[in-house]
Molecule: transfer RNA
Organism: Clostridia bacterium
RNA sequence: AGGGGAUUAGUCUAGUGGUAUGACAAGGGUCUCCAAAACCUUUGGUGGGAGUUCGAUUCUCUCAUCCCCUG
Numbered sequence: 001a002g003g004g005g006a007u008u009a010g011u012c013u014a015g016u017g018g019u020a021u022g023a024c025a026a027g028g029g030u031c032u033c034c035a036a037a038a039c040c041u042u043u044g045g046u047g048g049g050a051g052u053u054c055g056a057u058u059c060u061c062u063c064a065u066c067c068c069c070u071g
Base pairs, nucleotide, nucleotide: 001070002069003068004067005066006065007064010024011023012022018054026042027041028040029039030038047063048062049061050060051059
């Protein structure tokens, strides 16, 4: 320099053009003499910007970071 891939909550992860899934963690509660465990519940998320669209996490462009390949 060229080519490819990834980016979703504090962490890991699924997903697809129609208000994003689960787990762990965190807060609250039930239980218990207390605690742990278990169960119930709550909070919190689509890397930045632009475009297409009635509607974008998804499609397009660009930027950033990381990884791989070629030279």